Predicted 3D model of an 85-nucleotide RNA (Glycine riboswitch aptamer) from uncultured Litoreibacter sp. Taxonomically the source falls in Litoreibacter (Bacteria, Pseudomonadati, Pseudomonadota, Rhodobacterales).
RNA sequence: CUCUGCAGAACGGGAGAACCGGACAUCCGGUGCCGAAGGAGCAACCGCCUCGGAAACUCUCAGGCUCAAGGACCGUUUUGCAGCA
Repeated sequence: CUCUGCAGAACGGGAGAACCGGACAUCCGGUGCCGAAGGAGCAACCGCCUCGGAAACUCUCAGGCUCAAGGACCGUUUUGCAGCA
């Protein structure tokens, strides 16, 4: 320096799901709905296999259902740690 794994940063892309009433920027109430922050559950599978890690599946506690914000995940660049050669 290259490659691999983990974590982070910047930029770009990024879905779903309602109505009514009151308030009259916000917001509140009722019922309903959504799943792609997080969380939880089962489990295919994986591993160092005495025990662990585990989903985009499931549940909706949280969150969301105008915009904004957020947003799993993907791409580019980059930083740190570790490993092989």
Its mean pLDDT, the model's own confidence on a scale to 100, is 77.